[in-house]
RNA sequence: GGGCGGAUAACUCAGGGGUAGAGUGCCACGCCGACAUCGUGGAAGCCGAUGGUUCAAUUCCGUCUCCGCCCA
Numbered sequence: 001g002g003g004c005g006g007a008u009a010a011c012u013c014a015g016g017g018g019u020a021g022a023g024u025g026c027c028a029c030g031c032c033g034a035c036a037u038c039g040u041g042g043a044a045g046c047c048g049a050u051g052g053u054u055c056a057a058u059u060c061c062g063u064c065u066c067c068g069c070c071c072a
Stems, first nucleotide, its partner, number of pairs: 001071007010024004018055001026042005048064005
């Protein structure tokens, strides 16, 4: 330098046009003598950045940043 994949909650990951979910973790309550487990509820994201397309973009397109793999 070229090709490909990834970036979404504190962490690990889904979701691929119509206001974003799960598991773990965290908080509260229930249960327990207490803790753990279990049950119920809750907080936590404007989806890497910036442009474009669209009535509407996390999702499609361009560029860039970071991480990983392959080729040279």
This is a predicted structure of a 72-nucleotide RNA (transfer RNA) from a Chloroflexota bacterium. Its Rfam family is "tRNA". The family's RNA type in Rfam is transfer RNA. Its mean pLDDT, the model's own confidence on a scale to 100, is 84. NCBI's taxonomy places the organism under Bacteria, Bacillati, Chloroflexota. The sequence is in RNAcentral, with records from ENA.